[in-house]
RNA sequence: UCCUCAGUAGCUCAAUGAUAGAGCGAUCAGUUGCUAACUGACUGGUUGUAGGUUCAAAUCCUACUUGGCGAG
Numbered sequence: 001u002c003c004u005c006a007g008u009a010g011c012u013c014a015a016u017g018a019u020a021g022a023g024c025g026a027u028c029a030g031u032u033g034c035u036a037a038c039u040g041a042c043u044g045g046u047u048g049u050a051g052g053u054u055c056a057a058a059u060c061c062u063a064c065u066u067g068g069c070g071a072g
Stems, first nucleotide, its partner, number of pairs: 001071002004068004010024004025043001027041004048064005
């Protein structure tokens, strides 16, 4: 330099054009002699950045950027 994959909540990941979600985690409470476990509530996002297409974009297109595998 080129090819390819990925970037979404604190972490791991969903959502294939029409309300951005789950599990774990954090916080508070209940339960318990105390923890753990369990239960309830609550906390959570500039969907990597900038543009474009569209009535409508996490999703489609372009460029850039960061990381992984590979080629030279």